[in-house]
Context: one part of a larger RNA
RNA sequence: UGCAUGUGGUGGAUGCCUUGGCGAUCACAGGCGAUGAAGGACGUUGCAGCGUGCGAAAAGCCACGGGGAGCUCGCAAACAAGCUUUGAUCCGUGGAUGUCCGAAUGGGGAAACCCGGCCCGCAAGGGUCACUCCCACCUGAAUACAUAGGGUGGGUAGAGCGAACCCGGUGAACUGAAACAUCUAAGUAGCCGGAGGAACAGAAAUCAACCGAGAUUCCGAAAGUAGUGGCGAGCGAAAUCGGAAGAGCCUGCACAAUUUAACCAUUACGCUAGCAGAGCGGUCUGGAAAGACCGGCCAUAGUGGGUGAUAGCCCCGUAUGCGAAAGCCUGAUGGUGGAACUGAGUGUGCGACAAGUAGGGCGGGACACGUGAAAUCCUGUCUGAAGAUGGGGGGACCAUCCUCCAAGGCUAAAUACUCGUGAUCGACCGAUAGUGAACCAGUACCGUGAGGGAAAGGCGAAAAGAACCCCGGGAGGGGAGUGAAAUAGAUCCUGAAACCGCAUGCAU
Numbered sequence: 001u002g003c004a005u006g007u008g009g010u011g012g013a014u015g016c017c018u019u020g021g022c023g024a025u026c027a028c029a030g031g032c033g034a035u036g037a038a039g040g041a042c043g044u045u046g047c048a049g050c051g052u053g054c055g056a057a058a059a060g061c062c063a064c065g066g067g068g069a070g071c072u073c074g075c076a077a078a079c080a081a082g083c084u085u086u087g088a089u090c091c092g093u094g095g096a097u098g099u100c101c102g103a104a105u106g107g108g109g110a111a112a113c114c115c116g117g118c119c120c121g122c123a124a125g126g127g128u129c130a131c132u133c134c135c136a137c138c139u140g141a142a143u144a145c146a147u148a149g150g151g152u153g154g155g156u157a158g159a160g161c162g163a164a165c166c167c168g169g170u171g172a173a174c175u176g177a178a179a180c181a182u183c184u185a186a187g188u189a190g191c192c193g194g195a196g197g198a199a200c201a202g203a204a205a206u207c208a209a210c211c212g213a214g215a216u217u218c219c220g221a222a223a224g225u226a227g228u229g230g231c232g233a234g235c236g237a238a239a240u241c242g243g244a245a246g247a248g249c250c251u252g253c254a255c256a257a258u259u260u261a262a263c264c265a266u267u268a269c270g271c272u273a274g275c276a277g278a279g280c281g282g283u284c285u286g287g288a289a290a291g292a293c294c295g296g297c298c299a300u301a302g303u304g305g306g307u308g309a310u311a312g313c314c315c316c317g318u319a320u321g322c323g324a325a326a327g328c329c330u331g332a333u334g335g336u337g338g339a340a341c342u343g344a345g346u347g348u349g350c351g352a353c354a355a356g357u358a359g360g361g362c363g364g365g366a367c368a369c370g371u372g373a374a375a376u377c378c379u380g381u382c383u384g385a386a387g388a389u390g391g392g393g394g395g396a397c398c399a400u401c402c403u404c405c406a407a408g409g410c411u412a413a414a415u416a417c418u419c420g421u422g423a424u425c426g427a428c429c430g431a432u433a434g435u436g437a438a439c440c441a442g443u444a445c446c447g448u449g450a451g452g453g454a455a456a457g458g459c460g461a462a463a464a465g466a467a468c469c470c471c472g473g474g475a476g477g478g479g480a481g482u483g484a485a486a487u488a489g490a491u492c493c494u495g496a497a498a499c500c501g502c503a504u505g506c507a508u
Stems, first nucleotide, its partner, number of pairs: 001507009015493001016458002020429002022426007029418002031161002039101003042055003046079001049075003061095006070083003106115003116129005131158002133155007165196001166194005176183001180230001206213002217244005227235002248410003252350005260340001262336007270328003274322003280295005296313002298302001304316003359383008369395001390405005445452002465492001468479004
């Protein structure tokens, strides 16, 4: 030095575990905000820090319910001082307080800061003061009446935030066409505006085909068909049929009668705390029984979780039954009310029947349809009818025939989505997986910034976390002790490999 065997170190794979994720189903909810939101800053406990809660009334205050023995939040134990059967802590409902920033709104501003006016008050302090819109009143030019403008008062009006879904406006490029320009990607992404729990659409100037149907929306087929297309790449219907759901209506004036909306009261189901809830013992092994053996019991409860190993009967629960002072949802009854923000109540009479519109020219856009034989719909511009004896459509256009009545409006359901709440589930993951994040993670850290973005779980049943002695400055170790186990000793379950030692044998 090599090989072999044994025994260690290092390292953290593997196995097992799960507090965290992922994906679903059902039900609910679908908004919050000038009564100041979302999100923050700074404070706040007897005791430093971080988190959670809360707000100078600051881990809390008040009231009403529930509950029934301990409690003074977590990391996180000890100490100190207290509370509590005169019912605390805790849970639910309602209320009070709620610094400063933030739409932020008295003015300013480099967010959490600076500086004011007016009123009340001895003071401390409290209140109020943005803009726009709407309503009312006062005033008031050029300019007589008026109007514009100005002012005052009133408004639970708007403003901002929020995951996706929805409607409208605006609107790319990469890409594909094996290059590229029409085309495609795509009316997608992005940006802007607006709304609702859904939105949009919607009761035929619709289709159809000489038979007929009868608002809209969504799903399946028709069908990758008919078409469209540098007839390339591609794009791509409708009638009709089968389903889900189903609902139709209104208008101006006058008169009349009644109920509906709304509000109040009562009441019922449900939601927001909860309550009751059956049934097991012995022996053996073991550190420990829920295991094995023996003998029982309950079951409208043998879902699930925990307990020192695997428990129907030990604990929490589960099946089942019961429960609300207060707030909320839905419904019913009674009363007030008299069509009332908008909108769609009924009867009678009278009235109205949508004009710079339909259509046309030019230029665009939408329709599956790229200008095409191009109907239909929208309109930037120029024009421009008829009046039910009328008008639109039936894919150029004309006739016949059929069908409908534009230029006003409303309308539930079937449909889309899930920031969130509750319950349940998984031939989903199990710490290089599953969320980026099982752990104080959108943290540490990086970047001027937009932004990027980790690593990191496991002693034991219980800390019983090693008193005391010895070596040592300490670290660390040896005894002793705890424990079933300490090669479970806090760098702590298991503890693979690479890599590094030590001992022995053999070879050189």
This is a predicted structure of a 508-nucleotide part of an RNA (large-subunit ribosomal RNA, domain I) from a Betaproteobacteria bacterium. The organism belongs to Betaproteobacteria, within Bacteria. Its mean pLDDT, the model's own confidence on a scale to 100, is 84.